[in-house]
A computed fold for a 73-nucleotide RNA from Candidatus Omnitrophica bacterium 4484_70.1, annotated as transfer RNA. It matches the Rfam family "tRNA". Its family is annotated with triplet codon-amino acid adaptor activity in the Gene Ontology. RNAcentral records the identical sequence in 2 taxa.
Formats: sequence, C1' cells, structure tokens
RNA sequence: GGGGCCGUAGUUCAGCUGGGAGAACGCUACGCUGGCAGCGUAGAGGUCACGGGUUCAAAUCCCGUCGGCUCCA
Repeated sequence: GGGGCCGUAGUUCAGCUGGGAGAACGCUACGCUGGCAGCGUAGAGGUCACGGGUUCAAAUCCCGUCGGCUCCA
C1' cells in the first nucleotide's frame, strides 16, 4: 500500500428483508429473609464511531474519514 470482518447501554452482544432501539450481566430503589448472600418486582442508563448522500422515514442502503482484528505484499 491492497482485500475482508467489526464499531449499538458500564461490560459481552442481538437487531442490518428501511418504520418498536433491545437481551444478559452489572447498577439503583423496594419487597421476602436472621441477612452486605440469594430470589422477586420496579427503574435509571444510548449523538447506534464520525461526516455527507439517498428516502416520507436510516442502527440498517451508498460514499468518505477514524479506530480495532485479520489476510496478502
């Protein structure tokens, strides 16, 4: 230098056939309990890496940039 994959909640990730932003763990509150454990209920938490384009509408499609992993040289 060229090719491929990836970037979504604090963490690990799903969602990519365009229209609801989610799961588990963690965190907070409350309840049960002898209970700082365990279980249950409720809740908080997100510029969907960044910029632009297409569209009535973009995490999702297209272009570029940045970062990570990997292959070739």